RNA sequence: GGAGAGGUACCGAAGCGGCCAAACGGGGCGGUCUGUAAAACCGCUGGCACAGCCUUCGCUGGUUCGAAUCCAGCCCUCUCCA
Numbered sequence: 001g002g003a004g005a006g007g008u009a010c011c012g013a014a015g016c017g018g019c020c021a022a023a024c025g026g027g028g029c030g031g032u033c034u035g036u037a038a039a040a041c042c043g044c045u046g047g048c049a050c051a052g053c054c055u056u057c058g059c060u061g062g063u064u065c066g067a068a069u070c071c072a073g074c075c076c077u078c079u080c081c082a
Stems, first nucleotide, its partner, number of pairs: 001081007010026003018065001027045006046054003058074005
């Protein structure tokens, strides 16, 4: 340099144009149990002034009434070829 795959919550990972603040697992926090701990089970886990509101899916633009999802350009990672 060429071809392909990918970048999502603290980590991993799923995710159809609308029902997405986004499944699930890990980790963390709180609780139940226990003499204690571990294990197990339950709840919470983006933020806040919490019936709601705000900001988010690598970055910047675009399409659209509406984008994590479609399009363009960049950045980064992995695989193959040269």
Predicted 3D model of an 82-nucleotide RNA (transfer RNA) from a Bacillota bacterium.
It matches the Rfam family "tRNA". Rfam classes the family as a transfer RNA.